[in-house]
Context: one part of a larger RNA
């Protein structure tokens, strides 16, 4: 684990792994809406007061998510995992926190109080036998798609008309991001002496003496962070949005300033990750002893490609790299690991299974979209199965959750709910077969009824001993008795989205019920020298020894006993 008999209560609870990662009819399991993108629904409420809108809102654009979670274990032996290592070798929606005055033209008229074309729903004309199929013809939006302006001041860098010379009027470049070369990113220790210039001192205006400072984070470690210089570019970003409040100034104009928030975006961090990566670590097996390499094997240059390291690929050297400390090959009824029985210690055995990692969606491959997927409730092909068809064509993927078939020794409801836990989403309001509740459920654990108590009758032991008293003690009993109780059923509280269990009125036990079983009674092993049938026959006797040929302690039964008990008994695999 499976089977067989049995079976009242009550807690708790595994459950198509194993043989077919076999096949699947039907339903369902991924959607999402706020004050806040987009409403003339020819939708519903309404109420005026007057014509942009102002509630609610199906549809349809846009936007997020859909890579999570949930199945299940076919693959896979340094792989995969576990613990440990590094990223100075990279990406990172989202969260949270900080970031940005530079945009055109070459400068007297240019939208910047706001540009453009478009499409869907929608209305209508229609194809096909058929789909979550669509085609023409008409409208109309956007934080869809497109385009496209502005504002300081200073510093610096180039050019430079003039100009003995000191100098210098003017011009032009200079936001972020990309790519490319170069600068800067300092500091182990050390003299003397002159010369200018400057600043202090003494000064006889000759000189002398002292002083001459400059900024530079961060790591063990960089070509790091940062900083500048010259170009570069199918020029990245630099808000034409959206809600709520209306408020101050005022030169009364369609004048000027302005609160909170939401959405959106650039680069840095942060978070959430993710991808490689160091070191040690695995079952049997030599009836596997060599193994790998111009089809990369093993090292180097260099290029490509990647998010980014590397033979990851190419081109072009070298000739390497494993192995009896078992290398390469087989086998595993192998996913790994935390762990699970067992066990005095050591040790065997097991882990498909609920946390973690990892791989998979029918067998291979290849891709798209995105921050992630080499996605399968996503595309395309090929195989292999398979549906509908008007035969022209179409549509598939339960190792999600119920279900069915098939395979089996082997495994439940086409049940309720989103109420708890938590995820998503544009959100406080939807949405989840995730998850939760029931239902089937002797997988397996926990408590724990099936009678308890008194008299009376027959004893039994002891002590007084005469009948018999008295005391302790039990047994059995077609005797009595009256008290307890729940299985059961049931008003009702309670619980729960809703039940169910709890709790509780009124009902509710005397033997013939509300009646406990399984499996044994030679031995191992705890119980029969009982009765009856059979007669080495029968034996569904016997795990092993052995029973049975006419007194069977063993086989059929009754009758009694014994063990374990709501359970026993068989197989089987394991300590």
């Nucleotide at each position: 684990u499976a089977u067989g008999c049995u079976u009242g209560u009550c807690u708790c609870a595994a459950a198509g792994a194993u043989u077919a990662a076999g096949c699947c009819a039907u339903g369902c399991a991924a959607a999402u809406g706020c004050c806040a993108g987009u409403a003339u629904a020819a939708g519903c409420a309404a109420c005026u007061u007057u014509u942009a809108c102002u509630g609610c809102g199906a549809a349809a654009c846009u936007g997020u998510g859909a890579a999570u979670g949930g199945c299940u274990c076919a693959u896979u032996a340094a792989a995969u995992c576990g613990g440990u290592u590094a990223u100075a070798g990279u990406u990172u929606a989202u969260u949270u926190g900080a970031u940005g005055g530079u945009a055109c033209a070459a400068u007297u008229g240019c939208u910047a109080c706001u540009u453009g074309g478009a499409u869907a729903a929608c209305c209508g004309u229609g194809g096909u036998a058929a789909u979550u199929c669509u085609a023409g013809a008409g409208c109309u939006a956007a934080u869809a798609c497109a385009u496209g302006c502005g504002a300081a001041a200073a510093g610096u860098c180039c050019c430079g008309a003039c100009u003995u010379g000191c100098g210098a009027a003017g011009g032009g470049a200079u936001g972020u991001a990309u790519u490319u070369a170069u600068u800067a990113g300092a500091u182990a220790c050390u003299g003397u002496g002159c010369c200018a210039a400057c600043c202090g001192g003494c000064c006889u205006c000759g000189g002398c003496c002292g002083a001459c400072u400059u900024u530079u984070g961060g790591u063990g470690a960089u070509u790091c962070a940062u900083u500048a210089u010259a170009a570069c570019u199918u020029u990245u970003c630099g808000a034409a949005u959206c809600g709520c409040a209306u408020g101050c100034c005022u030169u009364u104009g369609c004048g000027g300033c302005g609160g909170c928030g939401a959405u959106g975006a650039u680069u840095c961090a942060u978070u959430c990750a993710a991808a490689u990566u160091u070191c040690c670590g695995c079952c049997c097996u030599a009836u596997c002893a060599a193994c790998u390499u111009u089809c990369g094997a093993u090292g180097g240059u260099a290029a490509g490609g990647u998010a980014g390291u590397g033979g990851c690929u190419u081109a072009c050297c070298a000739u390497g790299g494993u192995c009896g400390c078992a290398a390469c090959g087989g086998g595993u009824a192998a996913c790994g690991g935390a762990g699970a029985a067992u066990u005095a210690g050591g040790g065997u055995u097991c882990g498909a299974u609920u946390c973690c990692g990892g791989a998979g969606a029918g067998g291979g491959a290849g891709c798209c979209u995105g921050a992630g997927a080499a996605a399968c409730g996503g595309c395309u092909a090929c195989c292999a199965c398979a549906u509908c068809c008007a035969a022209g064509g179409a549509a598939g993927g339960c190792a999600g959750c119920a279900g069915g078939c098939g395979c089996g020794c082997a495994a439940a409801u086409u049940a309720c709910c989103c109420a708890a836990u938590c995820c998503c989403g544009a959100c406080a309001c939807g949405g989840g077969g995730a998850g939760g509740u029931a239902g089937u459920g002797a997988c397996a654990a926990a408590a724990a009824a099936u009678a308890a108590c008194a008299a009376u009758c027959c004893g039994g032991g002891g002590c007084c001993a005469u009948c018999g008293g008295c005391u302790c003690u039990g047994g059995u009993a077609a005797u009595u008795g009256g008290a307890a109780u729940g299985a059961g059923a049931a008003c009702a509280a309670u619980u729960u989205a809703a039940a169910c269990c709890u709790u509780u009125a009124a009902c509710g036990a005397g033997g013939a019920c509300c009646u406990a079983u399984u499996g044994g009674a030679g031995g191992g092993c705890a119980a029969g020298u009982c009765u009856g049938g059979u007669g080495c026959c029968a034996g569904c006797c016997a795990g092993c020894c052995g029973c049975g040929g006419u007194a069977a302690u063993u086989c059929c039964a009754g009758c009694u006993c014994c063990a374990a008990c709501a359970g026993c008994g068989u197989a089987u695999a394991u300590u």